[in-house]
RNA sequence: GGGGGUGUCGCCAAGCGGUCAAGGCCGGCUGCUCAUAACAGUCUUAUCGCAGGUUCGAAUCCUGCCACCCCCA
Numbered sequence: 001g002g003g004g005g006u007g008u009c010g011c012c013a014a015g016c017g018g019u020c021a022a023g024g025c026c027g028g029c030u031g032c033u034c035a036u037a038a039c040a041g042u043c044u045u046a047u048c049g050c051a052g053g054u055u056c057g058a059a060u061c062c063u064g065c066c067a068c069c070c071c072c073a
Stems, first nucleotide, its partner, number of pairs: 001072007010025003018056001027043005049065005
């Protein structure tokens, strides 16, 4: 320098144009216990890497950047 992939809550992770962006872990609270752990119940958190564009409507499609990973040279 060229090509490809990934970027979604503190962490993992679903989503493939249509109302409230699932779920798990962690965390808070409650129950249970002499107490802790485990277990059970319950609760909260996302302007979807950034900026534009298309569309009635974008995490999702298009463009340009940024970060990381892989391949080629």
A computed fold for a 73-nucleotide RNA from Methylobacterium sp., annotated as transfer RNA. It was read from a public genome assembly. The organism belongs to Methylobacterium, within Bacteria. The coordinates come from a structure-prediction model, not an experiment, and the mean pLDDT is 80. It matches the Rfam family "tRNA". Rfam classes the family as a transfer RNA.